[in-house]
């Protein structure tokens, strides 16, 4: 500096599932335990993709309450890609 990786070994992360008068509308995410797997399953919403659908708007019902569509300023990086950073060995 190379992000190539044939066995290791040191480590690291931690599906799913469980607890939490825990954060939120949700979807999720957070501590804590746990370990399916990952050589980037380290960061990062920058492009796409998915998931929610709160304010909002439409439409219909309607005292009220609701239903449905439409929608990110939510959330996913363990869903692809771009970006930044990287342990060991080996060259």
């Nucleotide at each position: 500096g190379u992000a190539u990786u044939c066995c290791g070994a040191g480590g690291a992360c931690u599906c799913a599932c469980c607890u939490g008068u825990g954060u939120g509308a949700a979807a999720a995410c957070c501590a804590g335990g746990g370990u399916c797997g990952c050589a980037a399953a380290g960061c990062u919403a920058c492009g796409g993709g998915c998931c929610u659908g709160c304010c909002g708007c439409g439409c219909a019902a309607u005292c009220g309450c609701u239903g449905c569509g439409u929608a990110a300023c939510g959330g996913u990086c363990g869903c692809c890609g771009g970006g930044c950073u990287g342990c060991a060995a080996a060259c």

c-di-GMP-I riboswitch aptamer from Comamonas aquatica DA1877, 91 nucleotides, folded computationally. The same sequence occurs in records of 2 taxa. Its Rfam family is "c-di-GMP-I riboswitch aptamer". Gene Ontology term of the family: cyclic-di-GMP binding.